[in-house]
RNA sequence: GGGGCUGUAGCUCAGUUGGAAGAGCGCUGGAAUCGCACUCCAGAGGUAGCGGGUUCGAAUCCCGUCAGCUCCA
Numbered sequence: 001g002g003g004g005c006u007g008u009a010g011c012u013c014a015g016u017u018g019g020a021a022g023a024g025c026g027c028u029g030g031a032a033u034c035g036c037a038c039u040c041c042a043g044a045g046g047u048a049g050c051g052g053g054u055u056c057g058a059a060u061c062c063c064g065u066c067a068g069c070u071c072c073a
Stems, first nucleotide, its partner, number of pairs: 001072007010025004019056001027043005049065005
């Protein structure tokens, strides 16, 4: 220098070929217990790496760019 893959909640990830975002763990409050843990109930938390484009509508399609991993030189 060139190619490929990945980037979504605090962490690990899902999202079925466009209809608008979820799970587990963690966190907060409550119940239960003499108390802690386990368990149960409820809740908070994400402009989807960033910037554009297409579309009535984009995590999803297109372009550019950044970061990580990897292959070639």